[in-house]
């Protein structure tokens, strides 16, 4: 000094406009004589902070902070 990453508890998607999703955990359930597997289902997010752009920002720009290279 270069790049790269920051989104649920984890590990990720969302690449300018629709309610912000999915898996896994959690919690009801259903199933079983139970437990697990399995099925349905509920919660659960100030999109890393404060700005600019824009009728409209998780997404485009710069900055700072963190982690990684």
């Nucleotide at each position: 000094g270069c790049g790269g990453c920051a989104u649920a508890g984890c590990u990720c998607a969302g690449a300018g406009g629709c309610u912000a999703g999915a898996g896994c955990a959690a919690c009801c359930g259903g199933u079983u004589c139970a437990u697990a597997c399995c099925c349905g289902g509920u919660a659960g997010g100030u999109c890393g902070u404060g700005g600019g752009u824009u009728c409209a920002a998780a997404u485009c720009c710069a900055a700072c902070u963190g982690c990684c290279g």
This is a predicted structure of a 69-nucleotide RNA (transfer RNA) from a pig gut metagenome. Rfam family: tRNA. From the family's description: Transfer RNA (tRNA) molecules are approximately 80 nucleotides in length. The family's RNA type in Rfam is transfer RNA. Model confidence (mean pLDDT): 82 of 100. RNAcentral holds the sequence, with entries from MGnify.